[in-house]
RNA sequence: AGAGUUUGAUCAUGGCUCAGGACGAACGCUGGCGGCGUGCCUAACACAUGCAAGUCGAACGGGGAUUUUGUUUCGGCAGAAUCCUAGUGGCGAACGGGUGAGUAACGCGUAGGCAACCUGCCCUCCGGCCGGGGACAACACUCCGAAAGGGGUGCUAAUACCGGAUACGAAGUCUGUGCCGCAUGGUACGGAUUUGAAAGAUGGCCUCUAUUUAUAAGCUAUCGCCGGGGGAUGGGCCUGCGUCCGAUUAGCUGGUUGGUGGGGUAACGGCCUACCAAGGCGACGAUCGGUAGCCGGUCUGAGAGGAUGAACGGCCACAUUGGGACUGAGACACGGCCCAGACUCCUACGGGAGGCAGCAGUGGGGAAUCUUCCGCAAUGGGCGCAAGCCUGACGGAGCAACGCCGCGUGAGUGAGGAAGUUCUUCGGAACGUAAAGCUCUGUUGUUCCUGACGAACCUCCCCUCUAUGAACAACGGAGGGGACUGACGGUAGGGAACGAGGAAGCCACGGCUAACUACGUGCCAGCAGCCGCGGUAAUACGUAGGUGGCAAGCGUUGUCCGGAAUUAUUGGGCGUAAAGCGCAUGUAGGCGGUAAUUUAAGUCUGUCGUGAAACUGCGGGGCUCAGCCCCGUAUGGCGAUGGAAACUGGGUUACUUGAGUGCAGGAGAGGAAAGGGGAACUCCCAGUGUAGCGGUGAAAUGCGUAGAUAUUGGGAAGAACACCGGUGGCGAAGGCGCCUUUCUGGACUGUGUCUGACGCUGAGAUGCGAAAGCCAGGGUAGCGAACGGGAUUAGAUACCCCGGUAGUCCUGGCCGUAAACGAUGGGUACUAGGUGUGGGAGGUAUCGACCCCUUCCGUGCCGGAGUUAACGCAAUAAGUACCCCGCCUGGGGAGUACGGCCGCAAGGCUUAAACUCAAAGGAAUUGACGGGGGCCCGCACAAGCGGUGGAGCAUGUGGUUUAAUUCGAUGGUACGCGAGGAACCUUACCUGGGUUUGACAUACAAAGGAAUUAUUUAGAGAUAAGUAAGCGCAGCAAUGCGCCUUUGAACAGGUGCUGCAUGGCUGUCGUCAGCUCGUGCCGUGAGGUGUUGGGUUAAGUCCCGCAACGAGCGCAACCCCUACUGCCAGUUACUAGCAGGUAAUGCUGAGGACUCUGGCGGAACUGCCGGUGACAAACCGGAGGAAGGUGGGGAUGACGUCAAGUCAUCAUGGCCCUUAUGUCCAGGGCUACACACGUGCUACAAUGGCAGGUACAGAGUGAAGCGAAGCAGUGAUGUGGAGCAAAACGCAGAAAGCCUGCCUCAGUCCGGAUAGGAGUCUGAAACCCGACUCCUUGAAGUUGGAAUCGCUAGUAAUCGCACAUCAGCACGGUGCGGUGAAUACGUUCCCGGGCCUUGUACACACCGCCCGUCACACCAUCCGAGUGGGGGGUACCCGAAGUCGUGAGUCUAACCGCAAGGAGGACCAUGCCGAAGGUACGCUUCGUGAGGGGGGUGAAGUCGUAACAAGGUAGCCGUA
Repeated sequence: AGAGUUUGAUCAUGGCUCAGGACGAACGCUGGCGGCGUGCCUAACACAUGCAAGUCGAACGGGGAUUUUGUUUCGGCAGAAUCCUAGUGGCGAACGGGUGAGUAACGCGUAGGCAACCUGCCCUCCGGCCGGGGACAACACUCCGAAAGGGGUGCUAAUACCGGAUACGAAGUCUGUGCCGCAUGGUACGGAUUUGAAAGAUGGCCUCUAUUUAUAAGCUAUCGCCGGGGGAUGGGCCUGCGUCCGAUUAGCUGGUUGGUGGGGUAACGGCCUACCAAGGCGACGAUCGGUAGCCGGUCUGAGAGGAUGAACGGCCACAUUGGGACUGAGACACGGCCCAGACUCCUACGGGAGGCAGCAGUGGGGAAUCUUCCGCAAUGGGCGCAAGCCUGACGGAGCAACGCCGCGUGAGUGAGGAAGUUCUUCGGAACGUAAAGCUCUGUUGUUCCUGACGAACCUCCCCUCUAUGAACAACGGAGGGGACUGACGGUAGGGAACGAGGAAGCCACGGCUAACUACGUGCCAGCAGCCGCGGUAAUACGUAGGUGGCAAGCGUUGUCCGGAAUUAUUGGGCGUAAAGCGCAUGUAGGCGGUAAUUUAAGUCUGUCGUGAAACUGCGGGGCUCAGCCCCGUAUGGCGAUGGAAACUGGGUUACUUGAGUGCAGGAGAGGAAAGGGGAACUCCCAGUGUAGCGGUGAAAUGCGUAGAUAUUGGGAAGAACACCGGUGGCGAAGGCGCCUUUCUGGACUGUGUCUGACGCUGAGAUGCGAAAGCCAGGGUAGCGAACGGGAUUAGAUACCCCGGUAGUCCUGGCCGUAAACGAUGGGUACUAGGUGUGGGAGGUAUCGACCCCUUCCGUGCCGGAGUUAACGCAAUAAGUACCCCGCCUGGGGAGUACGGCCGCAAGGCUUAAACUCAAAGGAAUUGACGGGGGCCCGCACAAGCGGUGGAGCAUGUGGUUUAAUUCGAUGGUACGCGAGGAACCUUACCUGGGUUUGACAUACAAAGGAAUUAUUUAGAGAUAAGUAAGCGCAGCAAUGCGCCUUUGAACAGGUGCUGCAUGGCUGUCGUCAGCUCGUGCCGUGAGGUGUUGGGUUAAGUCCCGCAACGAGCGCAACCCCUACUGCCAGUUACUAGCAGGUAAUGCUGAGGACUCUGGCGGAACUGCCGGUGACAAACCGGAGGAAGGUGGGGAUGACGUCAAGUCAUCAUGGCCCUUAUGUCCAGGGCUACACACGUGCUACAAUGGCAGGUACAGAGUGAAGCGAAGCAGUGAUGUGGAGCAAAACGCAGAAAGCCUGCCUCAGUCCGGAUAGGAGUCUGAAACCCGACUCCUUGAAGUUGGAAUCGCUAGUAAUCGCACAUCAGCACGGUGCGGUGAAUACGUUCCCGGGCCUUGUACACACCGCCCGUCACACCAUCCGAGUGGGGGGUACCCGAAGUCGUGAGUCUAACCGCAAGGAGGACCAUGCCGAAGGUACGCUUCGUGAGGGGGGUGAAGUCGUAACAAGGUAGCCGUA
């Protein structure tokens, strides 16, 4: 510090996700040790049991125990000491400890204030402590009660209680003076007057006093007590500032705000009360609702921030729930009291008891959180003079990997590398120096031994000094020495021995992200943080091996921060990605021109206070290190005070340039009202006139003989204003268009009169605001939702047509929305130009008008810098800056629900969440596509010729059938295709019969045998069982080589699967003209350029131009055939001349002329001429030429596309079978047959058929072959065998043609299917299932619906011939020649293709994408008759405890009084208030609810086709 994910790719926007850190955690797997920390986050749920607050006998009386003294009548009695103690009394119990329910608050934090306060114990200072009284517990007796407890009578002490005295201070009232302050006022010193205190205990001593030798009433010391001043500490109250979310909470408030009197408090105060006034708070967010203890800090972050508030520390609040007071210095009190509620327990049923959010512990809840431990040794606290007691505070130990830190599980050496495992191309590779082995070490562990620090106090003893004191006593203080005290704990640490011995796992390995193979599985099982893996070769699932990472842990889950600049102060945006309010006026607010002066709020600066400690950072130090602990230092906030005055703010003064104003002008569909006008449409009347009109793609509905349309004249009515008219004008926007008049708003120009910053923006607010729509009343010509009809269509509730109501128009009133758009808020300033246009002014010039120049305002286009993701914007900014407002934060849900406000309604404004997705969206790029455009090709159409589709047959396919009808091909690009030839074989299929190292290959071992040939029997055959012959080669032999059989084990074999694992080959686009690269240039980039453009071509062919210049694969050419010709050569071909010969024939000699053969050449190149063209390329015409513009044909197929075809040609990975899916054999099947399709053949006839005669090819082929002549047969054919390995012989008669004859339009002398019979040939074998021949038979068919195919010249059509395959079988295939046309105007249309351009929501690319209803399932949500809870509110009722008040009742020790009685107190009663409870009302929130509504999601459901291309009616927005 970034990365993955939207796309075919790109840039940007934007969300989602990941890598980091952290945790009081939990879960899974695993687990050796130590230290330091941490440990109910949930039920503030309920709690058994024990403990957590007592102490003081030096406050008091009593009791008990022990020891002891005196006395004794031996029962006791009176004491003393020590110890214990229930009670009275004192202090403490308000601390310490727990928890976070409540609380949004002066609760907390921070800084201040109290001139409005209190403070026990503590420190210090001043003064005092005199003298009396009466009770009550305990105790005794007694009564009640189950208990808890309580009552009565009697006795008694005090540091308990109560009078009295005294009063330095103090307090109250009145008052004087000084000083001070901050308003009330404070303070110091006075004066007068009034009021109010106290307690003793213990030790020592005998100086004084009294008794008297030791005591106390004395003295003294210590501890206490009382009054007061001061301090310290702790608290109380008040204030500034800060402190979560919601405005779908906008108004709240009656003690409310203030005042006066009174009360109350420690104290101010509506804190309380009576009266008076009517205030107080709130957009700077009151009130209400939700949530929450706050902080130091903690986590994260570069920081700013964000999140958090466990442990430790500070504050607050609470103690079963609610209320209340008492005591006290302090409480409205966790381990106190009273009342009420709920709950639990005891009970004798009458009544009682209780409160773990103290420490342990239990139940429960929960994913989850510990021991009913030890000790007061240390630290701290309470009490005490002290010893000491108490202390679940605390110190420790225990449990838990919960966290952090540290250590170990060994170290060295050790092979070309064991075994084993995994992989393998079978060669090997990896685990791997890893192990073993050898040599060591001893952390840790085990055992034994030793053994701390933490301890110093208090106290006691000794010594020294010292205050008080009469004192050498005592006590206090200071110093020194000694003694005592350890829970942890026999712990830490140390020593010795033993011994590598006891100690490694977890997660991951597709990318992000470090780490790969095998097997299993087969969209299954499963994984997954995101993208995504899995449908038979999964580095993504599971396992194994290996590897990577971390390590006593490792992963997962959850939460927070980060990354996220993804709420943007630092640090974002708003033309098109989300985002500018439809527009204006203007309130609050924010911001604001020039100059001077002043102030000092902001601002800057010095000093001071505070900012607790802990923590963090930094510097040191201590535990062996670290964690941990200790010391020091630093700290941006707030406050106080001094200073500065530039800037901002405040005050004052001045200015004119901002703004406004006056004056002079011109422009304009600016607004409102009134009046007027013509054209057109429609209607009415009349005339002329006759059969149609109208409408459409075509029609029909409609109108018209009752006279339409057309046309002429007249009239009526409503609405809108042609031309001018213009990216012209005006207006804030919406919007505004005939003419005239009236009223009226704004802008502009010139001038520079006046004011003197009066300005800009603008949350709320207010007004305006197209169309549609609504209300009331008018109006209605045309148009025209709804509606009716006609068409179209599969349907057509549409598009088209004929009608037509609301509406459109006017008046008045609503509505308040639009894609209300420049998708661009307003203002000001600045920043190159060019060119139009509207309005004005000025200048120059002129006689004048123009032209021209300058300038201001408006409105357009182009364009530079700049900017932008790009497109684009560019002085009318989307540039550079400032000010103000509005708005955005992923898509869907949804501008929806609920609530509120507005509206007559329709609806508008405001505006969520659950849930769901990993995208949605922008700009640009390359393609592809378009029922977009342009240009151009092709038998693509057209023009022609002939076919197919109808018939019969052949053949292939589908389907069906079958035991099997083997398999594949299957739009174009399968279907006379693989197959160039299925009777057996082929053959892969079926049935049956056999066989298992195999029909075939290689190699080994053992045994046997030559190999081989002939033959018999059984059988369908394979096969089985025999018989006979044979006995290899080399070597002396052993043995070896070759072949065969048997056995064994390797292996063979498979037309079994996967063409979607592959190679190779092939089809197709397409013989279409394209496809690319290097360098350069342009672009952020994908990419573009080149390759586009102007011409031209069959062609990316060539030329020209050009930020391109070149190049490659394609095109063309080079190759073959063919057409002309030269040369050479000439047998088997040829024969002109010569010679010979025949019935005839190149038959023979011969020839090399000709034809021909076959080899090498030539020839054609737009070369020549004319024209067109840019002078080019090229095109058109012509000449010559056998051939003319690639002459004709072939071979040749760019980058690529279709997961195209083929695992059955072959090869091949993987998988599968192995007495079978291999192999052998016989028979059957591939030839089936209701049907459907493709490709063909033959026809339907006279351009023909038949018969007879007769002519002319080319290319092939032949030895298991072609086979002549001759002979036989009607014929197929037989016989025959000449010749020929072939320019030689054969196949071999070419046929159409030509000549002659018959047939005469008929199902025929057409046509030949089918069928009967008889044959021929091949072949072991023609039954299933061959071809051919002859005789006979003679079907359909009379030119073929929709539709569809081929062909542009030696082509179509037509005619035959040959060959391959092949024993035989050809209507098919491949070739060959013969005869030999028609037509092409042309490119509008159909199909395919090329180039350019355009649109796109497509990119498995239009066979694309995609919308809505319906049906089904699930999910969340809204409404809902209601229903069930919670919360708070108001009013009223009842009213506990209790404070306060009242009381004429009852009782009553201290004080007063002689007494009566009183004061005072208590009880009781009662008033106000008052918790819980009750009633009523409405509010709010949560749950639930028949049913209803829409929404979301779901692999293949239904209906249509709305959108994306002109999406086939351009789309979209508002409205009905």